[in-house]
């Protein structure tokens, strides 16, 4: 210095939900308040998985059903990429 670990400590991050505002067809993303929990809940959509289906197919007389990601989720797992301290 480095890897394992993750007990102290400095801090970081922010569930569920509530205001409003705004983007979106949803899902879900943002800003404040909140604070369930996290040692990478930091980034990354590569690989799985999940969530939503607007264009767009299919069906029905019609309302409607169903099928689909090129959409999202990084706080589902994997991976790759970085980081703060250090006791045993």
């Nucleotide at each position: 210095c480095a890897g394992c670990u993750g007990a102290a400590a400095a801090g970081g991050c922010a569930a569920a939900u509530c205001c409003g505002g705004c983007c979106g067809a949803a899902a879900g993303g943002u800003g404040g308040g909140g604070g369930c929990g996290c040692a990478a809940a930091g980034c990354u959509a590569c690989c799985g998985g999940u969530c939503u289906a607007a264009a767009g197919g299919u069906u029905u007389a019609a309302c409607g059903a169903c099928c689909c990601a090129a959409g999202a989720c990084g706080g589902c797992g994997g991976g790759g990429c970085u980081g703060c301290c250090a006791g045993a």